Record summary:
SAM riboswitch aptamer (S box leader) from a bacterium, 102 nucleotides, folded computationally.

């Protein structure tokens, strides 16, 4: 940094360091000097890969990854529903992660 693939309405923060943005990108609407993001410590969560048990289904296990505001925080057509306001579903960009592959 390219492809392929699964996933994606569940879970899970405290402390210390810096100071003013930040939540991918556009709008929006959130957080943020009562310290956000970010970074170190230490904890939790969580079963993608490892690995154990097992015929299988599946359990268990934090070594490797990953995560710890808010559905991926909304968002776009199509169908039903509804007087609207908005709701359901199903499909699809884009994104994040995680095996595998160049």
């Nucleotide at each position: 940094u390219u492809c392929u693939u699964a996933u994606c309405c569940a879970g899970a923060g405290u402390g210390g360091u810096c100071g003013a943005g930040g939540g991918a990108a556009u709008g929006g609407c959130c957080c943020g000097a009562u310290g956000a993001c970010a970074c170190c410590a230490c904890a939790a969560c969580a079963a993608c890969c490892a690995c154990c048990c097992g015929a299988a289904a599946g359990g268990g296990c934090a070594g490797g990854u990953g995560c710890u505001a808010a559905c991926u925080c909304c968002a776009u057509a199509c169908a039903c529903c509804g007087c609207a306001a908005g709701g359901u579903g199903u499909a699809u960009u884009a994104g994040a992660u995680g095996a595998g592959a160049g």